[in-house]
RNA sequence: UCCCUUCCCGUGGGAGAGAGCGGAGUCAGCCUCCGCCGCCGAAGGCGCAAUCGCCGCCGCGAAACGCUCAGGCAAAAGGACCACGGGACGGUC
Repeated sequence: UCCCUUCCCGUGGGAGAGAGCGGAGUCAGCCUCCGCCGCCGAAGGCGCAAUCGCCGCCGCGAAACGCUCAGGCAAAAGGACCACGGGACGGUC
């Protein structure tokens, strides 16, 4: 310091699924708690194919795939991921 991996910050974009039923709190609604039923998957978490190691057992082994523990199902918040800007360690030169 041009470029690159990873990570952090900011800005913008960002899907899906009941404002479900009963009770309590509340003036009421949202919301919170308890119980019940139905759903979603893109925070996080868990699982595995090919492949590879191996006599075998077993192990390595990815996801936006699967599972739904967690989370979520009006708005808000959150949100994988994408773009742009800034920064940190490292790499290459």
This is a predicted structure of a 93-nucleotide RNA (Glycine riboswitch aptamer) from uncultured Algimonas sp. It was read from a public genome assembly, where an Rfam model found it. Its mean pLDDT, the model's own confidence on a scale to 100, is 84. The organism belongs to Algimonas, within Bacteria.